[in-house]
The part of an RNA shown here (small-subunit ribosomal RNA, central domain) has 349 nucleotides and comes from an uncultured soil bacterium. The RNAcentral record of the full RNA draws on SILVA.

Context: one part of a larger RNA
RNA sequence: CUGGGCGUAAAGCGCGCGCAGGCGGCCUUAUAAGUUAGACGUGAAAGCUCCUGGCUUAACUGGGAGAGUGCGUUUGAUACUGUAGGGCUUGAGGUUGGGAGAGGGGUGUGGAAUUCCCGGUGUAGUGGUGGAAUGCGUAGAUAUCGGGAGGAACACCUGUGGCGGAAGCGGCACCCUGGCCCACACCUGACGCUGAAGUGCGAAAGCGUGGGGAGCAAACAGGAUUAGAUACCCUGGUAGUCCACGCUGUAAACGAUGUCAACUAGGUGUCGGUGGUUUUACACUAUCGGUGCCGAAGCUAACGCGUUAAGUUGACCGCCUGGGGACUACGGCCGCAAGGCUAAAACUC
Numbered sequence: 001c002u003g004g005g006c007g008u009a010a011a012g013c014g015c016g017c018g019c020a021g022g023c024g025g026c027c028u029u030a031u032a033a034g035u036u037a038g039a040c041g042u043g044a045a046a047g048c049u050c051c052u053g054g055c056u057u058a059a060c061u062g063g064g065a066g067a068g069u070g071c072g073u074u075u076g077a078u079a080c081u082g083u084a085g086g087g088c089u090u091g092a093g094g095u096u097g098g099g100a101g102a103g104g105g106g107u108g109u110g111g112a113a114u115u116c117c118c119g120g121u122g123u124a125g126u127g128g129u130g131g132a133a134u135g136c137g138u139a140g141a142u143a144u145c146g147g148g149a150g151g152a153a154c155a156c157c158u159g160u161g162g163c164g165g166a167a168g169c170g171g172c173a174c175c176c177u178g179g180c181c182c183a184c185a186c187c188u189g190a191c192g193c194u195g196a197a198g199u200g201c202g203a204a205a206g207c208g209u210g211g212g213g214a215g216c217a218a219a220c221a222g223g224a225u226u227a228g229a230u231a232c233c234c235u236g237g238u239a240g241u242c243c244a245c246g247c248u249g250u251a252a253a254c255g256a257u258g259u260c261a262a263c264u265a266g267g268u269g270u271c272g273g274u275g276g277u278u279u280u281a282c283a284c285u286a287u288c289g290g291u292g293c294c295g296a297a298g299c300u301a302a303c304g305c306g307u308u309a310a311g312u313u314g315a316c317c318g319c320c321u322g323g324g325g326a327c328u329a330c331g332g333c334c335g336c337a338a339g340g341c342u343a344a345a346a347c348u349c
Base pairs, nucleotide, nucleotide: 004320005319006318007303008302012317014201015200016199017198021194022193023192025088026087027086028085029084030083031082033081034080035077036076037075038074039073040072041071042070048066049065050064051063052062053061054060091191092188093187094186096183097182098181099180103177104176105175106174107173108172109171110154115149116148117147118146119145120144121143125136126135162169163168206247207246208245209244210243211242215241216240220236221235222234223233258316259315260314261313262312263311266294267293268292269291270290271289272288273287274286275285276284298305299304322349323348324347331342332341333340334339
C1' cells in the first nucleotide's frame, strides 16, 4: 500500500458558505507531459535460474550463460487523461412574465384569559386531594358586576398543510429583506460538483451588564404519603422563563440515513404552478416542483427500504475497527465561569 463497513449491530461532522485539493458535459485542431511500442545504453560484485567443474556426497565453492518489475537517451503511436486554441447547448447561471408560503429583521396594533389594584352587591366559608392538611377568609375572602394596571402567549382557522440549510417559524397591519416554484426557450457559454483547513448560523439550559416580571416554576419552605420520602400529590415560592446587547456552542441537534448527479414498474392521497378538454363554481386529463401512504424488480441478518432508496452506478468529504477503563487523564486550543473541542495508557473481561 491493499480489505470490509457506517437506518436499528462500532461508525454520517447539528447545518451552511467556502480557499487549497480531488473530480468534471458535447464537437474539433494542435501538442505529446501522463499513457503506449521499438531500438540503444545502463541495471557492479555477491545473490537468483539454467549448464558445467572441485572437495567420497551435500552444505559450501570455481567457471559460463540468462533473468533482472527499473532508469536514461532516441525514434514512433495518439484512443483516453493533461496542456493550448476554436466552437456548441443539454449542466450551471441570467432576462422577461406569473405564483404560493408560521422564511428572516423592525415598528405599530387587537381581542380572549390569568394575576393584581379600586369601587358596588353579598356572607361564611373557600381552596385543594385518593382522602386530607398546610394556605386564604368576619381587618369581609370565594362568588358576581363595573372600572383600571401590567406581563406573557396568540384559541378557532390548523391540515402525515406550508416555509427554511439546519436550529426553527403561527393574532393582525405596515416597512425592509432572503430563498423557492412555474411558463416561454430570449441571453451568457461548462462559468460545474465536492470540500481537509477556515469561517458563519446554531433548541433548551447556563453566564455577563441593564431593564422587565402576569402566569408558570429548578432551588427553597411548609402540608401530606411512607418503615423512611432529601420524591411522586398539595399550598406557597426565588433564580429563570420575557426584552436589549455580549458570551456559551451543546442535544435522542433524529429520517438515529453526508452532499451532488444519472439510471431502474406502478397505484393512491395532499400542497403550489402550467397546458388541454368541458355542459366553464364541479369534474376529467397531461405535465413540472414539493410532501405522505402502499407496493414490481432489486437490496437487507432480519425489521424493513423501495423514483423523497437502505435498488444500480459515479464524484468528493466525514467517520468505524471487541466491551469496560473513557463523551476520561495529561497536553494544547477556546471560554468570565460552567465547561467545550481534540484525545490516550496502565489495568481488566